[in-house]
SAM riboswitch aptamer (S box leader) from a soil metagenome, 95 nucleotides, folded computationally.
The model forms 97% of the base pairs in the Rfam consensus.
RNA sequence: CAUCGAGAGAGGCUGAGGGAACCGGCCCUGUGACGCCUCGGCAACCUGCCCCAGGGGCAAGGUGCCAAGCCCGGCGGGCUUCGGCCCGAAGGAUG
Repeated sequence: CAUCGAGAGAGGCUGAGGGAACCGGCCCUGUGACGCCUCGGCAACCUGCCCCAGGGGCAAGGUGCCAAGCCCGGCGGGCUUCGGCCCGAAGGAUG
């Protein structure tokens, strides 16, 4: 600086927590979560090729990713039927 509404399964080991920090929710989890390994997959960025104005398509080599909108909110602004909704920022993650 860019992107973050979509996408993506199994097996083995472990054994109690986990979902970024803190808080509040709400979820996942002995029907084995989280983490590690193997195979597989997805396609965000880089890379390569093609079309090519912008952009788009293909591949899957390097990272990454494979519950829920970055799970939602906590800060500011706008709207509101006062239930909430929308936008922005901050913070985070990936390149």

The sequence is in RNAcentral, with records from MGnify.